[in-house]
RNA sequence: AUUUCAUGCAGAGUGGCUGAGGGACGGGCCCUGUGACGCCACGACAACCGGCUCGAGCAAUUCGGGAUCACGGUGUCAACUCUCGCCCGCGGUAAAAAGCGGGGUACAUGAGAU
Numbered sequence: 001a002u003u004u005c006a007u008g009c010a011g012a013g014u015g016g017c018u019g020a021g022g023g024a025c026g027g028g029c030c031c032u033g034u035g036a037c038g039c040c041a042c043g044a045c046a047a048c049c050g051g052c053u054c055g056a057g058c059a060a061u062u063c064g065g066g067a068u069c070a071c072g073g074u075g076u077c078a079a080c081u082c083u084c085g086c087c088c089g090c091g092g093u094a095a096a097a098a099g100c101g102g103g104g105u106a107c108a109u110g111a112g113a114u
Base pairs, nucleotide, nucleotide: 001114002113003112004111005110006109007108008107013042014041015040016039017038021031022030023029025085026084027083028082043077044076045075047074048073049072050071052066053065054064055063056062081106086103087102088101089100090099
């Protein structure tokens, strides 16, 4: 970098440095000199993997379930991925829009493959 699978309505912030932008993109909306983004320190959360445990299995580096911790590897700590964006259905209308539901795309994170 490409690709596969899973998840995305839960959860969790203080301080220091810096100093003007940030929330991927476009619209909306929001955060922000009562200090954004970023970096650092400490803390927190508990989503995935490992660790623990139960079951299946002849067995495995296999399959399935569960709890707890925060020990290890990642990750995260404004707003549902902030919201809409493309398609379909419902809805409603003069036609629309709002609203509701499903799917898709994109994105993010994890685990694997190449």

The RNA shown here (SAM riboswitch aptamer (S box leader)) has 114 nucleotides and comes from Acidobacterium sp. The coordinates come from a structure-prediction model, not an experiment, and the mean pLDDT is 77.